[in-house]
The RNA shown here (c-di-AMP riboswitch aptamer (ydaO/yuaA leader)) has 155 nucleotides and comes from Blastococcus sp.
RNA sequence: GCCGGGCCUCCGCUCAAUCCGUCGUCGCACCCACCGGGUGCACGCGGAGCCGGGGACCCACCAGAUCCAUGGGGUGAGUCGGCCAUGUGCCGUAGGGCCAGUCUUCCGGCCCGAACCCGUCAGCUAACUCGGUCAGCGGCUUUCUGGAAGAAGGA
Repeated sequence: GCCGGGCCUCCGCUCAAUCCGUCGUCGCACCCACCGGGUGCACGCGGAGCCGGGGACCCACCAGAUCCAUGGGGUGAGUCGGCCAUGUGCCGUAGGGCCAGUCUUCCGGCCCGAACCCGUCAGCUAACUCGGUCAGCGGCUUUCUGGAAGAAGGA
C1' cells in the first nucleotide's frame, strides 16, 4: 500500500414500528464527596405520536336466468397471465421500493412483486370499542453521495 472479515460509534434504507416517564423491580453494570446518591441497561407498566381491526342511520348488497361447487374475511406493493422438463422452475405483469436536507415531476439505473393471521364470522360506518409499535439490511479510514427542473422552508 492492497484485499477480506469482526466490534463500537455515527449515518442511511424497508416497515406503523418512533419518542417520553421525578413509574415499578429489593434486577444487572459502573461511578461518587459513600451505608446514601447518580448514570446506563434489561424487563414490566403508563403516556404521546403513528398504524390496524370491529362497529349505526344513509348508501351499497339482497329481491334476477343457467350451470357448478371450491366457506368467508384481514394485514401487506406483493396481483394476474403465459410456457414447459410440473419445479425451491422460467418469462412477463398490475402494483411497490431505492439511487443521502424535505416535497413533486421527468430522464437514467438497480431491485421487490413475499409471507402471515382470523376461525364459519365481519360491506361502508359517527359515537364507541379492541389491538400493534416488531423484524431485517446497507455504508464508512469520507466533502455531496446518478442527472435535470420546480416549490416550500431555512440562514